This is a predicted structure of a 330-nucleotide RNA (Bacterial RNase P class A) from an uncultured Clostridia bacterium. The coordinates come from a structure-prediction model, not an experiment, and the mean pLDDT is 76. It was read from a public genome assembly, where an Rfam model found it.
RNA sequence: AAAGUAAGCCGGAUGAUCGCGUGUUUUAUGCAUGAGGAAAGUCCGGGCUCCACAGGGCAGGAUGCCUGCUAACGGCAGGUGAAGGCGACUUCAAGGAUAGUGCAACAGAAAAUAAACGCUUCGCAUAUGCGGAGUAAGUGUGGAAAUGUGCGGUAAGAGCGCACAGGGAACACAGGUAACUGUGGUCCCGUGUAAACCCCAUCCGGAGCAACUUUGGGAAUGCUAAGGCGGCCCGCCGUUUUCCCUUUCAAGGCUUGAGCCGCCCGGUGACGGGCGGACCAGAUAGAUGAUCGUCCAAGACAGAACCCGGCUUACAGGCUUGCUUUUGGC
Numbered sequence: 001a002a003a004g005u006a007a008g009c010c011g012g013a014u015g016a017u018c019g020c021g022u023g024u025u026u027u028a029u030g031c032a033u034g035a036g037g038a039a040a041g042u043c044c045g046g047g048c049u050c051c052a053c054a055g056g057g058c059a060g061g062a063u064g065c066c067u068g069c070u071a072a073c074g075g076c077a078g079g080u081g082a083a084g085g086c087g088a089c090u091u092c093a094a095g096g097a098u099a100g101u102g103c104a105a106c107a108g109a110a111a112a113u114a115a116a117c118g119c120u121u122c123g124c125a126u127a128u129g130c131g132g133a134g135u136a137a138g139u140g141u142g143g144a145a146a147u148g149u150g151c152g153g154u155a156a157g158a159g160c161g162c163a164c165a166g167g168g169a170a171c172a173c174a175g176g177u178a179a180c181u182g183u184g185g186u187c188c189c190g191u192g193u194a195a196a197c198c199c200c201a202u203c204c205g206g207a208g209c210a211a212c213u214u215u216g217g218g219a220a221u222g223c224u225a226a227g228g229c230g231g232c233c234c235g236c237c238g239u240u241u242u243c244c245c246u247u248u249c250a251a252g253g254c255u256u257g258a259g260c261c262g263c264c265c266g267g268u269g270a271c272g273g274g275c276g277g278a279c280c281a282g283a284u285a286g287a288u289g290a291u292c293g294u295c296c297a298a299g300a301c302a303g304a305a306c307c308c309g310g311c312u313u314a315c316a317g318g319c320u321u322g323c324u325u326u327u328g329g330c
Base pairs, nucleotide, nucleotide: 001326002325003324004323005322006321007320008319009318010317012295013294014293015292016291017290018289020034021033022032023031024030025028036301040312041311043310044309045308046307047306048208049207050206051205055234056233057232058231060204061203062202063201064200065079066078067077068076069075080094081092082091083090084089095199096198100197101196102193103192104191116139117138118135119134120133121132122131123130124129147165148164149163150162151161152160166189167188168187169186171184172183173182174181175180212252213251214250216245217244218243219242220241227237228236260277261276262275263274264273265272266271
């Protein structure tokens, strides 16, 4: 210097004039404050409200290596194993095939116990043919054809035997909290697939701010009932339940929160603890816009609607730091 890789920040600023929403009070040309890093998707998890006092089972669903973090999660952090990459790093739907069932196109004789060509041998017959027995070393097909190489052995062959390898299983020892790693000998030698059914382990009430609270009248029915609960059963609760008109389109819920900022301590880290600081949108036909000047990167994706923690997707341009590789110079 170039090319990568991981993490983070900004994504307009400032002055003036007028305009808009909320809060507040001394009611004044007062003061304070007013959309995001994703506010998007509605994919997960919760807080909160109601059913409702809320238990057990079946069915159903979700997750799936280990250890931690968290209110919780299918999230995050660290690690193990596998795959990719020269590497920094990235990705993983990562339990079980020795419980059972299923599936594996085409080609090929045959894809889980088979023999097309071939080899050996016997019989018949003769110009090289037919039949029986044995075989799976050689050939062909294929992604894959009874683990590979060598020696022996055989009628010809074959783990048939032996040696050395390869793969698998459990065990012993050592290290690690663990997943797992290393070493050792013993046994076995035809696979893969569970984002196929299934088995195992763990977990799971429902509805939702249009929740819900405040706020009337009439009719029918009833206590051994009805009614209540994601589906079903048991159990439990319980005195009302159902229908019609309508209250009013009002007030609350509604923003102080598992929150934010700064510093210190602990931890590899996610994160936790302590001290201090400031309140920072609450609309409901739905608020932040217009003009001028300056700077500048010349402005992308894009607007809260009960709140929060994640994940996923979109994004013009600019900036910072760590690490890897290549090239050149000292």